[in-house]
RNA sequence: GAUAAGAGCAAACUGUCUGUGAAGACGGGACGCAAAGCCAUGGGUCCCUCUGGGAUCGCCAGGUUGCCGAA
Repeated sequence: GAUAAGAGCAAACUGUCUGUGAAGACGGGACGCAAAGCCAUGGGUCCCUCUGGGAUCGCCAGGUUGCCGAA
């Protein structure tokens, strides 16, 4: 970060499964994404069996890795 190129990911919804739950996995499906790759470090939001434990990175910030190479 381009009316480039070659790729990639996959919202909502949905089928099956797991979980107390938030939610996650696999399949279908594409709203979108220049990191919509990864990390739970800070904040936010959500859940629970709530002195604590868990979820969310496609909520914001940060860290870290990666493809291409016009202006």